[in-house]
RNA sequence: GCCGAGGUGGUGAAAUUGGUAGACACGCAAGUUUCAGGUACUUGUGGAGGAAACUCCUUGGAGGUUCAAGUCCUCUCCUCGGCA
Repeated sequence: GCCGAGGUGGUGAAAUUGGUAGACACGCAAGUUUCAGGUACUUGUGGAGGAAACUCCUUGGAGGUUCAAGUCCUCUCCUCGGCA
């Protein structure tokens, strides 16, 4: 240099024909249980603002297409693999 795969909450990851994101698990917080801890169970848990209702933002970054983009297109950054 060329080809391919990938980048999504704190972590591992789903979202399969574009249809309104984060399922599920771990972790974390509170509680029950315990003398205490662990285990087990229950509830909550992306970020910001707010007393709340709620609002806004968020799929590596920037543009584009579309009523609608994690998904399609262009450029770009990074990681892994292959070829030379």
Transfer RNA from a Pseudomonadota bacterium, 84 nucleotides, folded computationally. It matches the Rfam family "tRNA". Rfam describes the family as follows. Transfer RNA (tRNA) molecules are approximately 80 nucleotides in length. Lineage of the source: Bacteria > Pseudomonadati > Pseudomonadota. Model confidence (mean pLDDT): 80 of 100.